[in-house]
Molecule: FMN riboswitch aptamer (RFN element)
Organism: Cellulomonas chitinilytica
RNA sequence: ACGUGCUCCGGGGUCGGUGAAAGUCCGAGCCGGCGGUGACAGUCCGCGACCCGCUCGUCCCUCACGGGAGGUGCGGUUGACCUGGUGGAACUCCAGGACCGACGGUGAAAGUCCGGAUGGGAGGAAGUACGU
Numbered sequence: 001a002c003g004u005g006c007u008c009c010g011g012g013g014u015c016g017g018u019g020a021a022a023g024u025c026c027g028a029g030c031c032g033g034c035g036g037u038g039a040c041a042g043u044c045c046g047c048g049a050c051c052c053g054c055u056c057g058u059c060c061c062u063c064a065c066g067g068g069a070g071g072u073g074c075g076g077u078u079g080a081c082c083u084g085g086u087g088g089a090a091c092u093c094c095a096g097g098a099c100c101g102a103c104g105g106u107g108a109a110a111g112u113c114c115g116g117a118u119g120g121g122a123g124g125a126a127g128u129a130c131g132u
Stems, first nucleotide, its partner, number of pairs: 001132007008124002014028004030111001031101002033047004042099002051076004056071001058069004081097005103115003
């Protein structure tokens, strides 16, 4: 250096208000996975996660029809930004003003609480073992 295996890797509810009840509503504040990019990105281009469909195994229940659980592969779906400035170059920096955030649960509506999840996972010049 290359190959293989294993491990690791997501942040944020603070103060006040209303109320019988709110970390869920209201006001202010708080957070931002991974790769890419003429230059640093929650809002650009993609990926992952969540959800849906199909496919093919596995397991469970059933006499059977059929039903359920959890996986493989493929496909679909998948939020939100403008203005000015600097510059060779920025929807990425600076200034200002905006916006967005799966599903289920809940004394009341959740990006932040609880749960699936001690899960999955993009990627990684993160660690470790073995081999060449």